[in-house]
RNA sequence: AGAGUUUGAUCAUGGCUCAGAUUGAACGCUGGCGGCAGGCUUAACACAUGCAAGUCGAGCGGUAACAGGGGGAGCUUGCUCCCCGCUGACGAGCGGCGGACGGGUGAGUAAUGCAUAGGAAACUGCCCAGUAGUGGGGGAUAGCCCGGGGAAACCCGGAUUAAUACCGCAUACGUCCUUCGGGAGAAAGCAGGGGCUCUUCGGACCUUGCGCUAUUGGAUGUGCCUAUGUCGGAUUAGCUAGUUGGUGGGGUAAAGGCCUACCAAGGCGACGAUCCGUAGCUGGUCUGAGAGGAUGAUCAGCCACAUCGGGACUGAGACACGGCCCGAACUCCUACGGGAGGCAGCAGUGGGGAAUAUUGGACAAUGGGGGCAACCCUGAUCCAGCCAUGCCGCGUGUGUGAAGAAGGCUUUCGGGUUGUAAAGCACUUUCAGUGAGGAGGAAAAGUGGGUCCCUAAUACGGGCUCGCCUUGACGUUACUCACAGAAGAAGCACCGGCUAACUCCGUGCCAGCAGCCGCGGUAAUACGGAGGGUGCAAGCGUUAAUCGGAAUUACUGGGCGUAAAGCGCGCGUAGGUGGUUAGAUAAGCGAGAUGUGAAAGCCCCGGGCUUAACCUGGGAACGGCAUUUCGAACUGUCUGGCUAGAGUGUGGUAGAGGGUAGUGGAAUUUCCUGUGUAGCGGUGAAAUGCGUAGAUAUAGGAAGGAACACCAGUGGCGAAGGCGGCUACCUGGACCAACACUGACACUGAGGUGCGAAAGCGUGGGGAGCAAACAGGAUUAGAUACCCUGGUAGUCCACGCCGUAAACGAUGUCGACUAGCCGUUGGGACUCUUGAAGUCUUAGUGGCGCAGUUAACGCACUAAGUCGACCGCCUGGGGAGUACGGCCGCAAGGUUAAAACUCAAAUGAAUUGACGGGGGCCCGCACAAGCGGUGGAGCAUGUGGUUUAAUUCGAUGAUACGCGAGGAACCUUACCAGGGCUUAAAUGUAGUCUGACAGGGGUGGAAACACCCCCUCCUUCGGGCAGAUUACAAGGUGCUGCAUGGUUGUCGUCAGCUCGUGCCGUGAGGUGUCAGGUUAAGUCCUAUAACGAGCGCAACCCCUGUGAUUAGUUGCCAGCGAGUAAUGUCGGGAACUCUAAUCAGACUGCCGGUGCAAACCGUGAGGAAGGUGGGGAUGACGUCAAAUCAUCACGGCCCUUACGUCCUGGGCCACACACGUGCUACAAUGGUAGGGACAGAGAGCAGCCACUGGGUGACCAGGAGCGAAUCUAUAAACCCUAUCACAGUUCGGAUCGGAGUCUGCAACUCGACUCCGUGAAGCUGGAAUCGCUAGUAAUCGCAUAUCAGCCAUGAUGCGGUGAAUACGUUCCCGGGCCUUGUACACACCGCCCGUCAAGCCAUGGAAGCUGGGGGUACCUGAAGUCGGUCACCGCAAGGAGCCGCCUAGGGUAAAACUGGUAACUGGGGCUAAGUCGUAACAAGGUAGCCGUA
Repeated sequence: AGAGUUUGAUCAUGGCUCAGAUUGAACGCUGGCGGCAGGCUUAACACAUGCAAGUCGAGCGGUAACAGGGGGAGCUUGCUCCCCGCUGACGAGCGGCGGACGGGUGAGUAAUGCAUAGGAAACUGCCCAGUAGUGGGGGAUAGCCCGGGGAAACCCGGAUUAAUACCGCAUACGUCCUUCGGGAGAAAGCAGGGGCUCUUCGGACCUUGCGCUAUUGGAUGUGCCUAUGUCGGAUUAGCUAGUUGGUGGGGUAAAGGCCUACCAAGGCGACGAUCCGUAGCUGGUCUGAGAGGAUGAUCAGCCACAUCGGGACUGAGACACGGCCCGAACUCCUACGGGAGGCAGCAGUGGGGAAUAUUGGACAAUGGGGGCAACCCUGAUCCAGCCAUGCCGCGUGUGUGAAGAAGGCUUUCGGGUUGUAAAGCACUUUCAGUGAGGAGGAAAAGUGGGUCCCUAAUACGGGCUCGCCUUGACGUUACUCACAGAAGAAGCACCGGCUAACUCCGUGCCAGCAGCCGCGGUAAUACGGAGGGUGCAAGCGUUAAUCGGAAUUACUGGGCGUAAAGCGCGCGUAGGUGGUUAGAUAAGCGAGAUGUGAAAGCCCCGGGCUUAACCUGGGAACGGCAUUUCGAACUGUCUGGCUAGAGUGUGGUAGAGGGUAGUGGAAUUUCCUGUGUAGCGGUGAAAUGCGUAGAUAUAGGAAGGAACACCAGUGGCGAAGGCGGCUACCUGGACCAACACUGACACUGAGGUGCGAAAGCGUGGGGAGCAAACAGGAUUAGAUACCCUGGUAGUCCACGCCGUAAACGAUGUCGACUAGCCGUUGGGACUCUUGAAGUCUUAGUGGCGCAGUUAACGCACUAAGUCGACCGCCUGGGGAGUACGGCCGCAAGGUUAAAACUCAAAUGAAUUGACGGGGGCCCGCACAAGCGGUGGAGCAUGUGGUUUAAUUCGAUGAUACGCGAGGAACCUUACCAGGGCUUAAAUGUAGUCUGACAGGGGUGGAAACACCCCCUCCUUCGGGCAGAUUACAAGGUGCUGCAUGGUUGUCGUCAGCUCGUGCCGUGAGGUGUCAGGUUAAGUCCUAUAACGAGCGCAACCCCUGUGAUUAGUUGCCAGCGAGUAAUGUCGGGAACUCUAAUCAGACUGCCGGUGCAAACCGUGAGGAAGGUGGGGAUGACGUCAAAUCAUCACGGCCCUUACGUCCUGGGCCACACACGUGCUACAAUGGUAGGGACAGAGAGCAGCCACUGGGUGACCAGGAGCGAAUCUAUAAACCCUAUCACAGUUCGGAUCGGAGUCUGCAACUCGACUCCGUGAAGCUGGAAUCGCUAGUAAUCGCAUAUCAGCCAUGAUGCGGUGAAUACGUUCCCGGGCCUUGUACACACCGCCCGUCAAGCCAUGGAAGCUGGGGGUACCUGAAGUCGGUCACCGCAAGGAGCCGCCUAGGGUAAAACUGGUAACUGGGGCUAAGUCGUAACAAGGUAGCCGUA
C1' cells in the first nucleotide's frame, strides 16, 4: 500500500466482497509445562444451606456458661455435688462507637445525572491546632425476680436496681438571639501512679493518660447554584397554570415556587421546546497515518438502585443492600387465631442461554470497625482450586548418516518424490518425574536496659537506641543440586483467482463446495479420498461483533450538462456574507504568566522478576477550561467621512413584454339564389359516406366562430410559463449618452408568499374548424390500433380551482478575472472618399477556436476555466416516488416520504464488430432482356417415411438427397437367422516337442467343420528345413468428429486480412487501410502523420490461338520417279499439315482527345491476337464446436468362449406414400426406310479384336494384326431420296407373355442384352422454381475409370452443329467499401415487455379479538410528616386519641398513542425450459419520450 467482480474489450461512475487489527466471546478438531491476567454480556428471574458487622467489663447493674482459687458435703483419696463474683473472663441486658464505610449491580435516568471550569447562602462524627471549662443535685428504666397470655413470633402486669442512659440548678472567655435596654444556653466520668494531708478505710485529694462540655480555625467529607459539552426521530411544532416574576408568611444546615396567600401575565421553542424511542456518565478501551468511528468488561472517579411502590425515624452523615412502618406480588411456617422472608455481598442451586468457575484456606501481609491495649471481627483483602478465555515464555531433542533401504504416491516405465526423512552410529537432559537442600514476602506488637520530653516523680505515656522472645494462609513456595533415560510431549486449516501451496483416483449439473467471482453435465489442480506441498503452531479453523481498507457521508477529504443529484420561475423574512477611509473599543485573534486538567493507562528514559508478558521510579503528554497582563494587523462593535457597488433624477431608443376596448381581410363550414350534370370524396387498393329530393364544380349574397399567410430572421421582448393582423387607452422592464444627487442603502435566501404550458374540474356563455370517447368501413390469424368516413366532451370567452411537464441549456442566483476570429439585433462616438462606407465602443444574441478543464463526449468572456458569497440537491439497482401518517384539493390527485424483502450488479461516455423493413457508392446470370429446362406423365436413381429377423452405417438449409459408392447376385458387408472356433493370419524372440503336419482321396454336412484312408524330409550328425505347441506382444466398421491429427465443403477467386517503427488517444483502440479519382482487383495515381513491409490480387506454371528455328517415325506428300482396280503402297523428299522441344509475339508500346497523374475514350493504325486474348491449376486472416473415429492415424472409455473370428442362406433391391436429381417423350425443325460425308480425346494381352463362316439377333466357331502416331471402333446430328398428314397416330415406349444369348461355382429373391408379341401414362405441364452472356446455351454422338458381368439414363472427358439477348441497376438475392443508429456481443434465429396460470417469501389494508406504556377527570385512600385539638395519661416537658391537608396503591369513564393476531383482500419480489400477444432497442417496421384525461 491494495485486490476481485458489470464489458467482446476500454475508461469512468457505483455498489458488493476479500486481505489487517481486535474481543469478557462461543462452536469444531486437537492438547506438554510454566508465569501474568480474565471469567453470567442472557432472567434487576426465583433462591435451599453456610458465612459476609461487630466491638468495648478501662461506661453500668451484674454472673447464665467455662477456668482458677477459697469454703462445705458425700465418700471409692480423686471423683461427684453445693456455696462464695474473690480472680481470669463473660451469655443476655442498659450504655457508647460503628452498622451512611467496605462489597454488589446497571433496572431506572437524555438530566434532580456525568465531564470541565467557576460560584456562595451552608453543615461536617472521628482527626489536627487554639481558647475556656469539667461544680452541685434529681427522678426513672431494662436486666434479674414474681405472675399471666400465645402454637409461634412475641406481648402484658407487679416489685426492685445501675450508669459516660435521662432531667433540672449553678457558672459563661468565647457562642447564639436582640426592640441594643437586655436575654438564652454546657458538661461525665473511667483507668494507672502517688510524696504530703484527711478518712466512715470505700476513698477524698494531687497528678498522668483516655474521655466529656462550650467555642474558634483547619483538614476531610457532604449539600446547593451557574456556564459549556453530552444519542436518534419533525411521518413529534407548538409546550407551560406553581406555570414565569414580585410581596408577605412558612420551611431547610443552606440560596430558591422548595411550600402557601395575594398581585402581575409571563416563561420555553426552528440555535429544535414538548412528545416518542434508546441509553448509567467519565478517565479510558479497540481501530485508524491522522481527523474520526465504535465502545464504556476487568482497574479507577461520580451517579443510581437494593423484590416492586410510598414514607418517615435515628443520626455528624441515610430517607438506610444484610434497620423500621404501610401497600403489592411471590415464597415459607401455622394449632387457621396469626406470623416470617428478601444473595444486584462470597460460595452454591434451579431456570434462561451459544456461553462464564470452588457451598476452598487464612487474617501471615495491606486496609477497615471497636478497644488504653492485648485482642476480637472482617467472603474487604491475600492466597489456593477450575477453564488454552487471552497475553508472554519454554519444550516435544542435537550431530552424523545414501544402499538415496522398505513401504506409499506417481510415471513419458527411464525414473521422480516422500528424503537425511527413517533405520544405524555418537551425544545432550531444558521441562515433566524421583530424592535432597532452601530464600524472600516480617515490618511490628510485646518485654528488658540506656537516653530525652511530660511530671513533684526514678510512676504512666511518648520519641530515639541496644538486646531478648514470638508471628507465614500460600507451601511438598521461588530457587539450587543429584539421579535415570530420547526417554513422557503435534496438531489444525488450506493448496482455481484474490492468496503462499499440485498431482492421481472416485463421482458425472448427481453427491457436494462456495467469502466474492464461481466450480460439478466422463479426462474436475474448485466435490470426496490419497500422496505431496503451503501457512500457523499448543494451538488451528469457523461463527458473531467493532474499526480499517471505504475519499462508500468527503472537517482534514467527494460530487450535481449526459453516471444518483440545480427547487418550473420570481419576490422576500430569519440567517449567512459584505466596498473605501479615520478614530475608539478589545468580543473573536496573537503572545506571556498562573491555576486546573485525580491516579492508573498510552509514549520516552531507567529499575525488578534467568527473558518476556507483568510489576515499578522519574519524565513528557493530557490537544481542554478558567483567571490575568500585554498587542491592535485582520474580522466584529461604536462614531465620523468618501464614491468605484447599488439607487434616484434629466434626455433619448428598440421591442409578438402585460391588460382592456374596438376593428380588418383571406380561408374553412353552413344557409339562400343562379349556372350545370352524374358523379363526388377517399385510399397502397378499397369501402363506409355524400349525390337525380340535383351533390362535387362554378358565380353572387348572407351568417357565425376561430386563427392571423407574406413580412419572418440560431431576429425581438419577458423571471419563467410564454408572447405574432391593425388601432386606441392603461401599464412593467431593459438599453444608450452626459451631468447632478443619495451615500453601502448590497448579494444570497431555510420557512413564507406570488406567478406558473397542456390536460383536467366547477358555474354560465359560445361552438366554424379540429377532435379523446363512441359508431361505421377497411387491414389483419386477431386489430378494442396505425388508414378512411363521421362524431361528443374539449379546444374559445368570463369568473373560480388544480400546481404538474423531457416546466431542458437535462447547466441555481450574484460578482471578479482569463487569447482571438467571423456573423447578427439595439444604442452611441470618431473619420473621410458621405456610402448598402470604415474604425472604435457598449448592451444582447449566435458560430468557430487557444489556454484551461472533463471519464469521455464536449465546454471554452453567454464556461462545464480560475476564484469568492449564499441556497437547493445526491450517496448501488429493484421494491418506490410506493405504503402508512400529516398538510393541500370539489374531485382527479399533488406534496412530504419509509421499511421488510431481493439482486451483484444497475449506469455514463467512448471503442471494435454484427445487425437495421437506415443512407451513399460499387459488383455478381442478382434482377431485367433472351434461350432452354424442372414442377404434370412413364421409367431410372438417391432420400425421408413406413415395413422388416435385417432392410448395416454416415451425409440431411444454402454447403445432404445419380452424395461416401469410379459400379451390393456370392464376395464386397459393416446388418439378420442358423451352425462352428477361442486365439486365427503376419512377423519376431525364447522354450518344448515331432518328422509328422501339409497335400491327395473318401464319408457326413448347407458350408465352415468333424471323422477315416493313402503317401510320406535332408544331413558333412554340428545342424538345417518344415510343422505343432507354450509365453509375450492380439482383434473390434464398438462409443465419443463436442478430446484430436490429417483431409474436405462453404462464404469466395469475394478483395480483403495484418505487421514493424512512428504519431494520436488515460485507455479499448485509431492512423497506415481514410479522402478525391481510377480499376476486375487494398489495381494504380494524387493528396495525406505517416513511412515501409507481409499474406492475398496480378504476374511467374499448364493447355489453346500466330509465326520462327530445330528434328522428321509409326505421322505428312508439294515437286521428281515407280506401281496398283484402289490406298504415301514404294524410291525419295523435309516444303505443307502434324508431332514436340526451344524461342518470338501484346507492353496502353504508338497516334488523337480528356485528365495534375493514374487512367479512360476512339469503327484509330499496325497485328494471328488489344487492353486480364480464352480456359485451367492456384483458395489470404478467418467463419460455421460445418463434415468425416466407416479411407487412414490417434487420446480416453467399452467387449475378450465375444461387441473378436469362420461359414451357409437372407438382407442392403421391401412399398399405401412424400421429395430431390435425371432419362425418354408428348411429335412433322418430326418418325420410319434406303443411300452418302466429316472428329477429337482416350483405351487395349486373363485385352482390343480386323477378316471369313453360322444365326433374324444378342452372339457363336475359326482367326490376321497390335503391349500400339503403325493394329482394333459404322461417330451422330448433318446431306440426298422416299413415305407418314395431326391421329393417342408409322408419335410414345412403360408394362406383361413367350423364346433366347452372354458373363459367372451360382442370374429365384436380384444381372445385362437379343428376337417375337403386347402397346400403359403422356397432346408441352398450377403455384413456384433452375441453368446459361460465345464457340457459351441448346442439340448430336464418341471415349474412359470402376468392372467377370451389370442395374451407367450416373460420373469424368472429347469433339460436331451452333444461336438469342443485356435498355439498364428501381426492385429480389448475395457480396465489398464509407457513413449512421443500437438497450445486440451466443452478435436480429439477438434482445426484451405486460397480463394470465403454478410454487415460495416478506409486506400494506381490513369487520374484529387481545396486550402495553403515558396523560386527563372523578371516587376511594394505608403508612407517615406537618397543622389543629376538649374530656384520657403525665408533676411537667409532652404523649395517646380524634380532626384536617398531602399522598403510594386501587376503581370508574371517555379519548389519544403504540404492539400482537385475523376471515378476506391489494399490489410487490423471486423461481432452466407454461399460455397469449410483440410494446421497447434499427426509421424496431405508426420515431421515441414527458405531463394529463
The RNA shown here (small-subunit ribosomal RNA) has 1493 nucleotides and comes from an uncultured Gammaproteobacteria bacterium. It matches the Rfam family "Bacterial small subunit ribosomal RNA". Its mean pLDDT, the model's own confidence on a scale to 100, is 84.